[in-house]
The part of an RNA shown here (small-subunit ribosomal RNA, 3' major domain) has 463 nucleotides and comes from a Minisyncoccota bacterium.
Context: one part of a larger RNA
């Protein structure tokens, strides 16, 4: 120097508190451990693995198992030889396919150098096999925390120090003041998006034609502590006024030097080292990745009356859409069908009247008109194909649970709770993710304590 203390000073944070809602109990989804498997494919494991990789395992996918086949190979270059009966079409046998066998037809192009297809040797490919402890790439995390340096110069035997430390201030090494320093570099903070207000232009589209502009779009205007008062040497803080917005408006993008040999060789590239004719390689069909005495994460639905049922009445936004989105209108309790009309999309369509709300009516407290798990029986849709192993519909069944131990999470506002509705993936599957909009709170005295930081300083027998 540092790292570290159950040392100290000062200072941050949804860290504690104050508050609201959960988690831990149920049941069921996913995911992990573990157990069993022929395999239950691999890989992430305190925080920083566990609805993670994977923004879709029925077959594919796939990396595993099983059985059945191929061997210069499913896909590539190059050489040499022979050949254009190599080989394409169709059809048969055989077989679970893949693969083997076998009939028919029908057959090269030429600038004569070669092309072009296969076949045969051979150089060779292939490996998601190992090794993130050989690496690029990428990314997690501490941290969106304000700190990491360095050039001259100063001090020092020397490591190193100074600067960057003190004082005030700030969200901030942000600024101001002082000073053996004076200045500069990555970080902060701006420039970028979007969101809120005005003005101007332009108007596919909307509203009912014209006009219009609550709308979309593109330039621009406004926000500086710029005014006032108090405090301040300054920086700036507090309180006003005006304002659509006020001391960073509100949100993202954006991650300094380094940490952890952090994670990935199964996204991709790559160095070794390993396998290459009963392969660690490659086809195909079937299984598994979905197995169940458990234990652990994340969520979903619940336990009821601020609810649950029936009926009528309202109001979004973000998307998406041609082998697609699908109206109207019939059919069925439904799931869904028929049936085609507009749309390449501000037109059409997803879309329904988004749900939650609101008004009526019922149910009165109870394992129920509460919960829906599990079964039983019919069905629709998707697909070669839903049994292992899909999603929904309708009847019937009605299980655990009556608010949850120790102990624990998230969140300061249009936020937290609570409602739906689009998307991506995708044939089909959503209790996840990603986004969008509707309703819309409570609390913060304070920094004593828990946990993290950060700056000084002190200690030491660590490095």
């Nucleotide at each position: 120097a540092g790292a570290c203390g159950g040392g100290g000073a000062c200072u941050c944070g949804c860290a504690c508190a104050a508050g609201c809602g959960g988690u831990g109990g149920a049941u069921c989804a996913c995911g992990c451990g573990g157990c069993u498997u022929a395999a239950u494919u691999c890989g992430a494991u305190g925080c920083u693995a566990a609805g993670c990789g994977a923004c879709a395992a029925a077959c594919c996918u796939u990396a595993c198992c099983g059985a059945g086949g191929c061997u210069a190979g499913a896909a590539a270059c190059c050489u040499a030889c022979a050949c254009g009966a190599c080989g394409a079409u169709a059809c048969c046998c055989u077989g679970a396919a893949a693969g083997g066998g076998g009939u028919a037809u029908c057959u090269c192009c030429u600038u004569c150098g070669g092309g072009c297809g296969g076949g045969u040797a051979g150089g060779c490919a292939g490996g998601u096999g190992a090794u993130g402890c050989a690496u690029g790439g990428c990314c997690g995390u501490c941290g969106u925390c304000a700190g990491u340096u360095c050039g001259u110069g100063g001090u020092u035997u020397g490591a190193a120090c100074u600067g960057u430390u003190c004082c005030c201030u700030u969200a901030a090494g942000u600024g101001g003041g002082g000073u053996a320093a004076c200045g500069a570099a990555c970080g902060c903070a701006a420039c970028c998006c979007u969101c809120g207000u005005c003005g101007u232009c332009u108007g596919u589209u909307a509203u009912a034609u014209g006009a219009u502009g609550u709308c979309a779009g593109g330039c621009g205007a406004g926000a500086c502590u710029g005014c006032c008062c108090u405090c301040u040497c300054a920086c700036g803080a507090g309180g006003g006024a005006g304002g659509a917005a006020g001391g960073a408006g509100a949100g993202g993008a954006u991650g300094a030097c380094g940490c952890c040999a952090g994670g990935u060789c199964c996204g991709c590239a790559u160095g070794u080292c390993c396998c290459u004719u009963g392969a660690c390689g490659c086809c195909u069909c079937g299984g598994g990745c979905u197995g169940c005495a458990c234990g652990c994460a994340u969520g979903a639905u619940a336990c009821a009356a601020u609810g649950g049922c029936u009926g009528u009445u309202a109001c979004a936004a973000c998307g998406g859409g041609a082998u697609g989105c699908c109206a109207a209108g019939g059919c069925g309790c439904a799931a869904g069908c028929c049936g085609g009309a507009g749309c390449u999309a501000a037109u059409c369509c997803u879309a329904a009247u988004a749900a939650a709300a609101a008004c009526a009516g019922u149910c009165u407290c109870a394992g129920u008109c509460c919960g829906g798990a599990u079964u039983g029986g019919g069905g629709u849709c998707u697909g070669c194909a839903a049994u292992u192993c899909g999603a929904c519909c309708c009847c019937a069944u009605g299980a655990a649970g009556u608010u949850g131990a120790a102990a624990u999470c998230g969140c300061u506002a249009g936020u937290a709770a609570u409602c739906g509705c689009a998307g991506a993936u995708c044939a089909g599957c959503a209790c996840g993710c990603u986004g969008c909009g509707g309703u819309g709170a409570a609390u913060a005295c304070g920094u004593u304590c828990u946990c993290g930081a950060g700056u000084c300083u002190u200690g030491u027998a660590c490095u």
About this RNA: The organism belongs to Minisyncoccota, within Bacteria. The sequence was found in a public genome assembly. Rfam family: Bacterial small subunit ribosomal RNA.